[in-house]
Context: one part of a larger RNA
């Protein structure tokens, strides 16, 4: 010099665009932060009336999602990462393609009615009922998994064809037509993609040798098991092995990386924001469900804490937004809004969404703008310092004439909006035709920010300058005070009676809505 998630000091006019608990992975009051689907299913409510039919809400069964979005880095020197390869060792909802089907049965059950137990969470009993819940048979191009041929690889091996066994559905919904059908939206099996994960493997990136030895599932076989898969990953039994000065193991530290600072590179330091990947979820363990978790707002256990209690027993996890206490030099509203992108459900309508889009705080940082222009000598007053002549503040101010950026009023006023849905027209495949499906066009409908940005007009120089520093390094000097005292200091040093180094004043230099000071990297 340059850089910061910065703090302190003094001092503060506006924009715009970013960041904003680094400490205590301390403890949380409150409210939100994941739910939709009645066009799966029965019941219950309630409405409007045309009284038997529509809408409208929904406790419960069920489907889908809730493994994503959002935070923290506490662990973690490790296939966690980064990078480049394997997987002839693998799974894979929703989405695409393409092939085939969606046939006949069955017995439960919450919901609810009766009761019973509890202070409450909440259990229990009987009894009734329906589903795209559930569970048997059919059928089976394919799959598994057996027998045989064949054809290629990269070692185990892989495809392709035969033979025999085993193996699946929602009969669903909702529209049109009333014919035995269509159309859609699901369902099943399998096939190819996509996509999203799993495991392996070579390479890399740390600090101590005042850690030198280190390992019994330990290292390898065989067999059985688990897994979506390979594999001491687990068991048994058999051999003794495997790692290590090219740093084993063992202490400290520490989430990796794209990137960020800084440097001319090379290097050196960092992982705040924003993007990829890992981990974690009061602490430790553990499984269920499911494509997919060993699940932040699910489940069970134990442990610490905190609440409620009728003392028998329960509830409870903000490292999700805000907020609170703490703790610390030190970090924000318990705001709006689903209009926009984007997600979850849903045939749509729409509903949820503290993701997200905005608004507020805070000179924390970058950018810009302003704080006024021009002319004005009697060189004013008045401060300062004088050799008492003057000198300097200083064209600075006062005067005069503009200006209107910002400010303030008032008036108009955005871009973000595209769709969706409805209504209506055209067109296209395909159907005997009706919904139905693709495309397009017109119309009506959707905005928190927001009456904001921005635009015009009106007024008024009015409301807006400080901070450090002035001995050398370093740009800028006198006076008074003090007198080795007070007190400065980044270095070297000033200060003991004329201090340009200390204090105050005028002057003067630097940067400026900042200035300086402290702490950390280069």
């Nucleotide at each position: 010099g340059g850089a910061u998630g910065a703090a302190c000091g003094c001092u503060g006019g506006c924009g715009g665009c970013g960041u904003g608990c680094c400490u205590a992975a301390u403890a949380c009051a409150u409210g939100c932060a994941a739910g939709u689907c009645g066009a799966a299913c029965g019941g219950g409510a309630g409405a409007g009336c045309u009284u038997g039919c529509u809408c409208u809400c929904u406790a419960g069964u069920g489907g889908c999602g809730a493994a994503c979005g959002g935070g923290u880095g506490a662990g973690u020197a490790a296939c966690a990462c980064g990078u480049g390869g394997g997987u002839a060792a693998c799974c894979u909802g929703c989405c695409u393609u393409u092939c085939a089907g969606u046939u006949g049965g069955g017995g439960a059950u919450a919901c609810c009615u009766a009761g019973a137990g509890g202070a409450a969470a909440c259990u229990u009993u009987a009894g009734c009922u329906a589903a795209u819940a559930c569970c048997g048979a059919a059928u089976a191009c394919g799959a598994a998994u057996u027998u045989c041929u064949c054809u290629c690889g990269c070692a185990u091996g892989a495809g392709a064809g035969u033979u025999g066994u085993u193996u699946g559905a929602a009969a669903g919904g909702g529209g049109c037509u009333u014919u035995u059908g269509c159309c859609u939206c699901g369902c099943u099996g399998a096939u190819a993609g996509a996509u999203g994960g799993a495991c392996c493997c070579g390479c890399g990136g740390c600090a101590u040798a005042u850690u030198a030895g280190c390992u019994a599932g330990u290292u390898g076989g065989u067999g059985a098991g688990a897994u979506a898969a390979c594999a001491g990953c687990c068991c048994a039994c058999c051999a003794a092995g495997g790692c290590g000065a090219g740093g084993a193991u063992a202490u400290g530290u520490a989430g990796c990386c794209g990137a960020u600072c800084u440097g001319a590179g090379a290097g050196g330091a960092u992982g705040a924001c924003c993007g990829g990947c890992c981990a974690c979820a009061a602490u430790g363990g553990g499984a269920c469900u499911g494509a997919g978790a060993c699940a932040c707002g699910g489940c069970c256990c134990a442990u610490a804490c905190u609440c409620c209690u009728a003392c028998g027993g329960g509830a409870g996890g903000c490292a999700g937004c805000a907020g609170u206490a703490g703790g610390g030099a030190g970090u924000u509203u318990u705001c709006g809004g689903c209009a926009a992108u984007g997600g979850g459900g849903g045939a749509a309508a729409c509903c949820c969404u503290g993701a997200c889009c905005g608004a507020g705080c805070a000179a924390c940082g970058c950018c810009g703008c302003g704080u006024g222009a021009g002319c004005g000598a009697u060189g004013a007053a008045g401060g300062u310092c004088u050799u008492u002549u003057g000198a300097u503040u200083g064209u600075a101010a006062a005067g005069c004439u503009c200006u209107g950026u910002u400010a303030u009023a008032a008036a108009g006023g955005a871009u973000a909006a595209a769709u969706u849905g409805c209504a209506g027209g055209c067109u296209c495949a395909g159907g005997u035709a009706a919904u139905g499906g693709g495309g397009u066009c017109u119309g009506c409908u959707u905005g928190a920010u927001a009456g904001u940005a921005c635009u015009u007009u009106g007024u008024c120089a009015g409301a807006a300058a400080g901070u450090c520093a002035c001995g050398g390094c370093u740009a800028a000097c006198u006076a008074c005070g003090u007198g080795c005292c007070a007190g400065c200091a980044g270095c070297c040093g000033c200060g003991g009676u004329a201090a340009u180094a200390c204090g105050u004043a005028g002057g003067u230099g630097a940067c400026a809505a900042g200035c300086g000071u402290u702490a950390u990297c280069c």

The prediction has a mean pLDDT of 83. Predicted 3D model of a 522-nucleotide part of an RNA (small-subunit ribosomal RNA, 5' domain) from an uncultured Bacilli bacterium.